[in-house]
Context: one part of a larger RNA
RNA sequence: UGACGGGGGCCCGCACAAGCGGUGGAGUAUGUGGUUUAAUUCGAUGCAACGCGCAGAACCUUACCUGGCCUUGACAUGCACGGAACUUGCCAGAGAUGGCUUGGUGCCUUCGGGAACCGUGACACAGGUGCUGCAUGGCUGUCGUCAGCUCGUGUCGUGAGAUGUUGGGUUAAGUCCCGCAACGAGCGCAACCCUUGUCCUUAGUUGCCAGCACGUGAUGGUGGGAACUCUAGUGAAACUGCCGUCGUAAGACGUGAGGAAGGAGGGGAUGGUGUCAAGUCAUCAUGGCCUUUAUGCCCAGGGCUACACACGUACUACAAUGGCCGGUACAAUGAGCAGCCACUGGGUGACCAGGCGCGAAUCUAAAAAACCGGUCACAGUUCGGAUCGGAGUCUGCAACUCGACUCCGUGAAGCUGGAAUCGCUAGUAAUCGGAUAUCAGCCAUGAUCCGGUGAAUACGUUCCCGGGCCUUGUACA
Numbered sequence: 001u002g003a004c005g006g007g008g009g010c011c012c013g014c015a016c017a018a019g020c021g022g023u024g025g026a027g028u029a030u031g032u033g034g035u036u037u038a039a040u041u042c043g044a045u046g047c048a049a050c051g052c053g054c055a056g057a058a059c060c061u062u063a064c065c066u067g068g069c070c071u072u073g074a075c076a077u078g079c080a081c082g083g084a085a086c087u088u089g090c091c092a093g094a095g096a097u098g099g100c101u102u103g104g105u106g107c108c109u110u111c112g113g114g115a116a117c118c119g120u121g122a123c124a125c126a127g128g129u130g131c132u133g134c135a136u137g138g139c140u141g142u143c144g145u146c147a148g149c150u151c152g153u154g155u156c157g158u159g160a161g162a163u164g165u166u167g168g169g170u171u172a173a174g175u176c177c178c179g180c181a182a183c184g185a186g187c188g189c190a191a192c193c194c195u196u197g198u199c200c201u202u203a204g205u206u207g208c209c210a211g212c213a214c215g216u217g218a219u220g221g222u223g224g225g226a227a228c229u230c231u232a233g234u235g236a237a238a239c240u241g242c243c244g245u246c247g248u249a250a251g252a253c254g255u256g257a258g259g260a261a262g263g264a265g266g267g268g269a270u271g272g273u274g275u276c277a278a279g280u281c282a283u284c285a286u287g288g289c290c291u292u293u294a295u296g297c298c299c300a301g302g303g304c305u306a307c308a309c310a311c312g313u314a315c316u317a318c319a320a321u322g323g324c325c326g327g328u329a330c331a332a333u334g335a336g337c338a339g340c341c342a343c344u345g346g347g348u349g350a351c352c353a354g355g356c357g358c359g360a361a362u363c364u365a366a367a368a369a370a371c372c373g374g375u376c377a378c379a380g381u382u383c384g385g386a387u388c389g390g391a392g393u394c395u396g397c398a399a400c401u402c403g404a405c406u407c408c409g410u411g412a413a414g415c416u417g418g419a420a421u422c423g424c425u426a427g428u429a430a431u432c433g434g435a436u437a438u439c440a441g442c443c444a445u446g447a448u449c450c451g452g453u454g455a456a457u458a459c460g461u462u463c464c465c466g467g468g469c470c471u472u473g474u475a476c477a
Base pairs, nucleotide, nucleotide: 001477002476003474004473005472007471008470009469010468011467012466013465015461016460019424020423021422022421023420026316027315028314029313030312031311032310033309034307035306042053043052064302065301066300067299068298070296073125077124078123079121080120081119082118083117086103089100090099091098092097107114108113127291128290130289131288132287136285137284138280139279140278141276143274148187149186150185151184152183153182154163155162156161167178168177169176193268194267195266196265198236199235201233202232203231204230208225209224212223213222214221239262242256243254244253245252246251318417322376323375324374325373326372327371335364336363339358340357343354344353345352346351383414388409389408390407391406392405393404394403430453431452432451433450434449435448436447
């Protein structure tokens, strides 16, 4: 100087407390451990692994296993020889592949040949998701959006170092003020950026319709309008600026005024010096090592989907604030041509057959909870939907291992969950539906967004956890 303390002081955080809803019990989905297996590819392992890499494992993917092939190789560059490239059909085979066969003769040319492509041969070499993340780059997690981390000159100290950065206040903040052997400065903080909340203004199509007409069974449907909504550009607006109280100041306080918004208005992006030899050689790149008729390459089938069990994360429930039936409303984001699909007909339905519109502010997709009416009457039920039997639909060469969906039947556990444990402070929790990426299809109950309805509680900082500053002890570095 640090680190540590079941030392002290001050302070902060959904850290506790106060509340609301869960997890832990059930069934299922999914990931992991374990076990099994020819293989169940590999990685991730307290917080910070476990719906994680995977924003899509039937084939492919695929790295694993079994079997069948190839050896200058699926891919790159160089050499030689031959042939344009390309293409039709047949046979064998699980296919890879092997054998035979048809058409075709192009482009440039100094007529030597050349360019692209294909085949054969020899060698340099290719190849490796093989090992080492404890050889590395790059990227990332974490403490933590915590308020810290340093430097120059000066001063002090033999020196390591100290001072500044400590102290008194204040702040979300090393934020600012005052003081001070310090005076300044840099990286962080804040601001600048995006979004949302108010208004002015500009512009009105595909959006809008107040006033004026026309028209319809009905609809901005039509003429027209530029007010309003909205869209998307420019600007304004918030600064403790004003008032009062406290204070030297910084600043704090107020049902204060005004205001759409008030003291950082809400949200996002943004992550200092470093810590964990943290993670990744399987995104990629790369040193070294290993492999070279195989640890490389191609193919078929299987596996990654196994199942006495254990754990994590979710979904659905156990019901009446509910289930079922009928009726009636109101979104936002985003997406769409090998696509989204109105409407009509068929089917109980998944869907099928036609077919309008739309490369979309123009067309397409029921919003659901909610509200109104009816029914059920506390029951393992008209709760709950697992499981199983049967019949189908769709995608796709192909749904046996191993897809989703529909209909009929079946109707399991489950009556609110032990010890323990998690999230959340406001348009939040809870609850309700919608969209998208990946994608032929989908095991999505996942992920990322979008809007609808919309709470309760915070006395307080004694205690638990994590962190910051000062100080003290130490046989630790």